This is a predicted structure of a 349-nucleotide part of an RNA (small-subunit ribosomal RNA, central domain) from an uncultured bacterium.
[in-house]
Context: one part of a larger RNA
RNA sequence: CUGGGCGUAAAGCGCACGUAGGUGGCUUGGUAAGUCGGAUGUGAAAUCCCCGGGCUCAACCUGGGAAUUGCAUUCGAUACUGCCAUACUAGAGUCUAGCAGAGGGAUGCGGAAUUCCGGGUGUAGCGGUGAAAUGCGUAGAGAUCCGGAGGAACAUCAGUGGCGAAGGCGGCAUCCUGGGCUAAGACUGACACUGAGGCGCGAAAGUGUGGGGAGCAAACAGGAUUAGAUACCCUGGUAGUCCACACCGUAAACGAUGUUCACUAGCCGCUGGGACCUUGGUUGUCUCGGUAGCGUAGCUAACGCGUUAAGUGAACCGCCUGGGGAGUACGGCCGCAAGGUUAAAACUC
Numbered sequence: 001c002u003g004g005g006c007g008u009a010a011a012g013c014g015c016a017c018g019u020a021g022g023u024g025g026c027u028u029g030g031u032a033a034g035u036c037g038g039a040u041g042u043g044a045a046a047u048c049c050c051c052g053g054g055c056u057c058a059a060c061c062u063g064g065g066a067a068u069u070g071c072a073u074u075c076g077a078u079a080c081u082g083c084c085a086u087a088c089u090a091g092a093g094u095c096u097a098g099c100a101g102a103g104g105g106a107u108g109c110g111g112a113a114u115u116c117c118g119g120g121u122g123u124a125g126c127g128g129u130g131a132a133a134u135g136c137g138u139a140g141a142g143a144u145c146c147g148g149a150g151g152a153a154c155a156u157c158a159g160u161g162g163c164g165a166a167g168g169c170g171g172c173a174u175c176c177u178g179g180g181c182u183a184a185g186a187c188u189g190a191c192a193c194u195g196a197g198g199c200g201c202g203a204a205a206g207u208g209u210g211g212g213g214a215g216c217a218a219a220c221a222g223g224a225u226u227a228g229a230u231a232c233c234c235u236g237g238u239a240g241u242c243c244a245c246a247c248c249g250u251a252a253a254c255g256a257u258g259u260u261c262a263c264u265a266g267c268c269g270c271u272g273g274g275a276c277c278u279u280g281g282u283u284g285u286c287u288c289g290g291u292a293g294c295g296u297a298g299c300u301a302a303c304g305c306g307u308u309a310a311g312u313g314a315a316c317c318g319c320c321u322g323g324g325g326a327g328u329a330c331g332g333c334c335g336c337a338a339g340g341u342u343a344a345a346a347c348u349c
Stems, first nucleotide, its partner, number of pairs: 004320003007303002012317001014201002017198001021194003025088001028085004033081002035077008049065006091191001092188004096183004103177007110154001115149007125136002162169002206247006215241002220236004258316006266294002269291008298305002322349003331342004
């Protein structure tokens, strides 16, 4: 190399876009590079193999053949692949009309609640716990009413629901904007799939500068608990959580399941469209898209998966190869740093 794998045993890049490359629908003609066939030349000898011969046999030696699966030239074949040309519409895309949606960005607005501040009423407690204490309160707390400030998050609706490539997205309104689905046609005419590098997006935490800061809350302080208690519980509380801009680039980034396409029993929900009908029914049937549950064949070590496959195939990429050492060291690249990424070996079982 061939070969075996990747839901849970080692193994799917967090996700997309896309370069090279790999792969590629249907028709006709051409070409003949791949492919197939013939011929010629070459493919040293020895060795190996076959048929003989010589040492009494054998090893050994030796004659002939075969083989040397290759290369070159040449003559042909043309199904498939390639290339050139041509035509097509089933893949892909564009247009038209609708539809659903927490898809994204910006601006503005709203109510409930917490906290704080001012004022009124009012008096001795409040708070907290397993029980307490720290803490707050006669300088008037807690409770209650009125007013104000400010920040963050949007109860009910809410779903086994929807949208998004993933991360993720939830009050209301407006503006800007991406994608999807459906129904008929019309148009382009293979424009496609995948994708090493590359480039972009990417929760939380963290970082830089400036702002903001209600609640919550690493660190920290105190009170408890305890043998101790650098914890769990309680009272406080700073970074942070929020905003703008710029970094970071990770995660049980999970469906632990790469993307695309085709094929292979059904049943039953939810959701977004469309069509039809005994037509207007608690609607019914059919159909396209999404999303759950069960299940046939099949697959699987089992668990389970099962038209949303982990079934049957095709194309392309990524990844795995005993445990520890180690996702570490060194080096490179990236980063302000934290660190990330790429990634060993000795040794050991």

It matches the Rfam family "Bacterial small subunit ribosomal RNA". Rfam links the family to the GO terms structural constituent of ribosome and ribosome. The RNAcentral record of the full RNA draws on ENA and SILVA.